[in-house]
RNA sequence: AGCAUAAAAAAGCAAAACAGUCGAAAGGCUGUGACGCAAAGACAUAAAUCUAAGGGAAAAAUUUUCUAUGAUCGUUAUGUUUGCCUCA
Numbered sequence: 001a002g003c004a005u006a007a008a009a010a011a012g013c014a015a016a017a018c019a020g021u022c023g024a025a026a027g028g029c030u031g032u033g034a035c036g037c038a039a040a041g042a043c044a045u046a047a048a049u050c051u052a053a054g055g056g057a058a059a060a061a062u063u064u065u066c067u068a069u070g071a072u073c074g075u076u077a078u079g080u081u082u083g084c085c086u087c088a
Base pairs, nucleotide, nucleotide: 012037013036017032018031019030020029021028022027035074041081042080043079044078045077046076047075048072049071050070054067055066056065057064058063
């Protein structure tokens, strides 16, 4: 560069958005959906990020700020374990 597109596997999860619902919020749950994921399965540990009801502090006076006990796990990392087909 050209030609060809075999066999096998083709299971699982579910982004955004929309509807409903829970929550102070972050965000969660259910349904539709299918952006993607060899772990976007599970367990444990640590960190990171988001929110600030409640609590604390300040003040130019009803605002500013700090804080996780809340949340993200399709945030990251480490360890253990399970996991489709083919080739090496």
A computed fold for an 88-nucleotide RNA from Halanaerobium saccharolyticum, annotated as c-di-GMP-I riboswitch aptamer. Rfam family: c-di-GMP-I riboswitch aptamer. Gene Ontology term of the family: cyclic-di-GMP binding. Its mean pLDDT, the model's own confidence on a scale to 100, is 78.